Small-subunit ribosomal RNA, central domain from Triticum aestivum, 346 nucleotides, folded computationally. The source organism's lineage runs through Eukaryota, Embryophyta, Mesangiospermae, commelinids and Triticum.
[in-house]
Context: one part of a larger RNA
RNA sequence: CUGGGCGUAAAGGGCACGUAGGCGGUGAAUCGGGUUGAAAGUGAAAGUUGCCAAAAAGUGGCUGAAUGCUCUCGAAACCAAUUCACUUGAAUGAGACAGAGGAGAGUGGAAUUUCGUGUGUAGGGGUGAAAUCCGUAGAUCUACAAAGGAACGCCAAAAGCGAAGGCAGCUCUCUAGGUCCCUACCGACGCUGGGGUGCGAAAGCAUGGGGAGCAAACAAGAUUAGAUAUCCUGGUAGUCCAUGCCGUAAACGAUGAGUAAGUUCGCCCUUGGUCUACGCGGAUCAUGGGCCCAGCUAACGCGUGAAACACUCGGCCUGGGGAGUACGGUCGCAAGACCGAAACUC
Numbered sequence: 001c002u003g004g005g006c007g008u009a010a011a012g013g014g015c016a017c018g019u020a021g022g023c024g025g026u027g028a029a030u031c032g033g034g035u036u037g038a039a040a041g042u043g044a045a046a047g048u049u050g051c052c053a054a055a056a057a058g059u060g061g062c063u064g065a066a067u068g069c070u071c072u073c074g075a076a077a078c079c080a081a082u083u084c085a086c087u088u089g090a091a092u093g094a095g096a097c098a099g100a101g102g103a104g105a106g107u108g109g110a111a112u113u114u115c116g117u118g119u120g121u122a123g124g125g126g127u128g129a130a131a132u133c134c135g136u137a138g139a140u141c142u143a144c145a146a147a148g149g150a151a152c153g154c155c156a157a158a159a160g161c162g163a164a165g166g167c168a169g170c171u172c173u174c175u176a177g178g179u180c181c182c183u184a185c186c187g188a189c190g191c192u193g194g195g196g197u198g199c200g201a202a203a204g205c206a207u208g209g210g211g212a213g214c215a216a217a218c219a220a221g222a223u224u225a226g227a228u229a230u231c232c233u234g235g236u237a238g239u240c241c242a243u244g245c246c247g248u249a250a251a252c253g254a255u256g257a258g259u260a261a262g263u264u265c266g267c268c269c270u271u272g273g274u275c276u277a278c279g280c281g282g283a284u285c286a287u288g289g290g291c292c293c294a295g296c297u298a299a300c301g302c303g304u305g306a307a308a309c310a311c312u313c314g315g316c317c318u319g320g321g322g323a324g325u326a327c328g329g330u331c332g333c334a335a336g337a338c339c340g341a342a343a344c345u346c
Base pairs, nucleotide, nucleotide: 004317005316006315007300008299014199015198016197017196021192022191023190025086026085027084028083029082030081033079034078035075036074037073038072040070041069042068048064050062051061052060053059089189092184093183095180096179097178101175102174103173104172105171106170107169108152113147114146116144117143118142123134124133160167161166204245205244206243207242208241209240213239214238218234219233221231256313257312258311259310262309263308266291267290268289269288271286272285273284274283275282276281295302296301319346320345321344328339329338330337331336
């Protein structure tokens, strides 16, 4: 390489858009490039099949085969091409509907903290127990007023939305996507997608703001043989906002996307529609869950949202360690990221 695989054994790219490429609905007609049938030519020499001569060995002659190539005459199912149609795939319109989808602006109450004033007096806080700590310069508690920042209780759900990351007080503005549905319209316009481009939690970085609470680092008090931890009291970056970078996560469903109207026993719920019934229910799409037949699986389990039966395209794996390291390259302000070995060893 092949064969075989990728939920958990090695292996699914973090997610999308999309270029090249690959693959691709139905019915006709044309064409004859691919395909396919027949015939002819060619296929040097050497080699080789068979035969003959001769022979110690060599050797000589005749004949054939030969993937292939060229040309001529046919076939027209399939692939390709051209033309004309079709509607089920795809898109668009009309009519409904649901939603923490995204961006910006405004605004609300509870709570923590701080500050001010009043009342009031000796403790408060913290722990397994303590101490550091706060407090007679009046704390804790309590009442009123103020400031400021961050997060949004109940509703709340296996719920909803989003490609993923993710998204939750309320209102407004702008904006994207989805589902259903008698229908209208267009007429294959599709699927996947190497490179490429964009998005991408938290932490981190840069500049400028902000800073209530929490809190790496750090300090002190305990614990302990020790305690660079756990526990406690403090506390700075950070967490928040704006702009720009970083580009990684157990980025997980550890499970790539899609379907020729793809094909496959049933049951129970759930969300959003449509049709019907009106006492409950029934039918049908799409969505989110729980069981389970067949089948699959090493087993666990999966099981119409498949890990079943098939097909298309792309990614990835090939014993453990060395190692996601070295070298080199690209990117980055840096941290580092991406691509990514070998010696050696078991």
Annotation
Its Rfam family is "Bacterial small subunit ribosomal RNA".